Predicted 3D model of a 180-nucleotide RNA (Lysine riboswitch aptamer) from Cytobacillus depressus.
This record gives sequence, C1' cells and structure tokens, in this order.
RNA sequence: AGUGAGGAUAGAGGUGCAAAAACCAUUAGUACACAAUUGGAGGAUAAUGAGGUCCUAUGAUAAUUGUAGAAAGGGGAAUUUGCCGAAGCUUAAAAGAAUCUCAUAUUCUAUUAAGCUGGGUCUGUGUUGAAUAAAUACAGAACUGUCAUAUAGGAGACUAUAUGGAGGGCUAUCGCACAA
Repeated sequence: AGUGAGGAUAGAGGUGCAAAAACCAUUAGUACACAAUUGGAGGAUAAUGAGGUCCUAUGAUAAUUGUAGAAAGGGGAAUUUGCCGAAGCUUAAAAGAAUCUCAUAUUCUAUUAAGCUGGGUCUGUGUUGAAUAAAUACAGAACUGUCAUAUAGGAGACUAUAUGGAGGGCUAUCGCACAA
C1' cells in the first nucleotide's frame, strides 16, 4: 500500500426535513338556534347493544322555506427555532384520552420493538379522508446528490456519457482490530 455490513467527530445534497406560528382557505351557508308550512308518534343523547337522563298531542323527531350562523378535526403558511434518518410510513404490543355511564367498535396521543424509504417533483391506480386539501402503498417518468464500474477526453486534477448500488450510503479527519 491493504482488509473491515466496525468506532468517534465534523460535513454535504435542495423546490431538503420537522416543530411552533400571526394569518388563510376548506369544513359550511353545514351543525345549532328561532319563525312559518306540511305531517301526526315517537324521538334525542355522534357507530351497535344495555342502562341513565331529557324532549314530545301546549304537536316532538322529520321534511321544505326563511332569518341568523359557528367550532373541532384535517390542510396551507409569512416568520422563528431545531436539524441532514433530517424525518415519514406500515405492522405488533401495552398505556392514556375522546362521547352521560358500561361493553364492543372507532378515532387521537405519546412509548417500545421490527420493517420500508438517498432526496424532492410529476403522472396513473388503490387506501385513508367531507374533500378538487393532504398523506400513503404500488407502478412509471424525467431531475438531483453520492459512490462503484465501463467508455471517451485530459499531463494531471478532473470532465462527459452509459449502467448499477443504497442513508447500514457518501466526504474529511482521528482512532481500533487484522494482515503485511
């Protein structure tokens, strides 16, 4: 010189990632409330069952019209902060929270474990979703960073093209083990 799915520190990718957030659209002219009309017996309590409570012939629930008219959840985002497995998603476990109570179901939150994704963009299909928002899985497309290989150019540094790999990657420095 070299080998290593190895260690530490620092760093790069770019429409890069996350959190908070004034504000914005959506939710929605919806829910709720009130009034009128119809109608005539059950109904409300957000899915199902049971219980509880409440409304109801002084006409409920419902439907139509009119007046007035939200919010939560989901999303975007000036800006700020923390970052470069940033982070996201899937599955499983167990815990907490949400509706009057309980059971089941559903949703949300944080944790643990395993797995997938280099990055963002676009297209198609499926799923979640109120959604023409957004997310995600799969397939495809071009782009981009990086490394390897091949070819071409170059004195070299390196550049271009093609193909391939994956973040357990790549770059720099230091250290470790082995081998020599």
Rfam family: Lysine riboswitch aptamer. Rfam's curators write: Riboswitches are metabolite binding domains within certain messenger RNAs that serve as precision sensors for their corresponding targets.